[in-house]
RNA sequence: GCGGUCAUGGUGAAAUGGUUAUCACACCAGGUUGUGGUCCUGGUAGUACGGGUUCGAUCCCCGUUGGCCGCC
Numbered sequence: 001g002c003g004g005u006c007a008u009g010g011u012g013a014a015a016u017g018g019u020u021a022u023c024a025c026a027c028c029a030g031g032u033u034g035u036g037g038u039c040c041u042g043g044u045a046g047u048a049c050g051g052g053u054u055c056g057a058u059c060c061c062c063g064u065u066g067g068c069c070g071c072c
Stems, first nucleotide, its partner, number of pairs: 001071007010025004018055001027043005048064005
């Protein structure tokens, strides 16, 4: 330099172009408990960045950035 692949809460993963983006752990609050833990209920928090296509984009297209793999 070229090609492929990935980027989604604090962490790890889901999500046929269409419901308020889902689950687990973590965190916070409450209940339970003599205290803590377990357990139960509720809550906070997310689509890497910039454009495009579309009635509608986590999803499709282009570019940028970063990670991984391969070729030279």
Background:
The prediction has a mean pLDDT of 80. Transfer RNA from a bacterium, 72 nucleotides, folded computationally. Rfam family: tRNA. From the family's description: Transfer RNA (tRNA) molecules are approximately 80 nucleotides in length. The family's RNA type in Rfam is transfer RNA.